[in-house]
Order: sequence, then C1' cells, then structure tokens
RNA sequence: UCGCGCUAAGUGGGGUGCUGGCGGUACCCUGCACCGGCAAUCCGCCUUAGCCGGACCGAAUUCCCGCGCUGAGGUCAAGGUUCUCACGCCUGGCCGCGGCAAACGGCGUUGAAGGUCGGGACCUGCGCAGCUCGGGUCUCCGAACCCCGUCAGGUCCGGAAGGAAGCAGCGGUAAGGAGAGAACCUGAGGGUGCCGCAGUCAUCCGGGCCGGAGCCGUGGACCGCGGUGCGAGCUGGGGGUCUUCGAUCGAAGCGGGGGUGCGCGG
Repeated sequence: UCGCGCUAAGUGGGGUGCUGGCGGUACCCUGCACCGGCAAUCCGCCUUAGCCGGACCGAAUUCCCGCGCUGAGGUCAAGGUUCUCACGCCUGGCCGCGGCAAACGGCGUUGAAGGUCGGGACCUGCGCAGCUCGGGUCUCCGAACCCCGUCAGGUCCGGAAGGAAGCAGCGGUAAGGAGAGAACCUGAGGGUGCCGCAGUCAUCCGGGCCGGAGCCGUGGACCGCGGUGCGAGCUGGGGGUCUUCGAUCGAAGCGGGGGUGCGCGG
C1' cells in the first nucleotide's frame, strides 16, 4: 500500500418539565437516523448516571475532538399592553344607623329644660268574681256462688220441745253502666273583668310644688360607626401578546484542522 475478515464507536440531537442528580416515557423544535419490553398518583440508573433482549453497519465522505461561519427553536429578565381572580383593617362611590351647626316650622313668662311628690294607662304576679270543660253529689239499672237482710222447699242436731246452717225467690247494695233542670263541693284552662292588693317606672298622658329660658320636630355643609368588590381607583396573584443590538441553552447545515484499532495474506 492492496485484498479478506473482526472489534471499538455509531444507528439521532436539543429545549421545557420532573429529579438530590442523570437518562427515559410526556410536550415542543429540528430532522430523518433500527426492532421488541418497562415507564408520570412514573420507569431505570448513580457523576463511567436509562435497564433488559435482538439486528444492521463498521476504522473512515460514515466514528471522535476542538475552532470558525450560520442558526430553527426554547427558557429567563426588563418594559408596554390586554384578560381574569382576590382584597371593605387601602380609598372612592353607594346603602344603613346615629349626631350636632346653619335654615325652616311648632310650643314657651297665661312659665321651657330639669328636679320632686303622688295619679292614670301599659306589663307582670297574687286574690276575688265569672265563663267553659271534667269529677263528685241526685235518680234508675246492676251479684247463680266467692256482698247484706229475710229465708219457702229441702238438709242437719234432738226422744220431744225446740234450735242451726242455708240454696232458690224477694228486698237492698258494691264495682260498673245509663240519665239528669237547678243548687252544693272540687280539679283544670285562659285574648274573661269599669273588681281588690302589690311590683316594674324602659314608654305615654295629665296634676301639685320648686325652678327661671329654653325645648321639640324636620333637616343636611359636615362628622362618627357599620356594610357592600360595584363595567371605579390602588394593591397583590395568574394567563395571553408585543418590544429589546438584554441574558442564556442550543439542533440541523457549511468550512477548514487534528485524532483513532486487531488478525491473516500478497
């Protein structure tokens, strides 16, 4: 140097996300570059960082290293814009409540506010009366025997005289049932009451006394309190999009440079 046959390497890469970290499945960008199994409430590994099994190619146009050009796309930052969510202990607006000033109206020396005495209404309690309902009381019915009285017949004791128990019947009652005008007793109830006695004085009305000039109502410049996220303003969170000679990662492509085995034979 040529031929033949092997092996290492290679048969995609990058970004996001996830992870203590690496890779994969997932999504995205490039691009064409094997197959099968595992794998997002994950799968396999450990800085030599997918695991298992198989196939192709194969020492250079094909593998590896670094440099230059170019650069898809992604992520972050800053600014703008837009959408959405939240916040009433950030404001505005709105609503509700309360409070005086001005203003208006009414009352007031024929006496305001306030104080005090007692009164009425209201509320509550007790008592009384009354209403309704229930029960008792009254009348009647009502017990084969285990209620009472009287006990025919019959039974028992006795020599007899005479006694005893006692069923039926009759009379009366208990439990229970039916009826009932009034009166009487008793229990319960309450939108009963020109009633009696008290309590409450937060509310209203009026009277006596003291007092000696304000009181009440409406209001709304305004103030205070509370509520309300409303096509408002702030503030904060999240999403979309645009801009940047911003930062960063970076595939593919092009160029030139360097590096890299083994065996046999000529």
Molecule: Bacterial large signal recognition particle RNA
Organism: Candidatus Dormiibacterota bacterium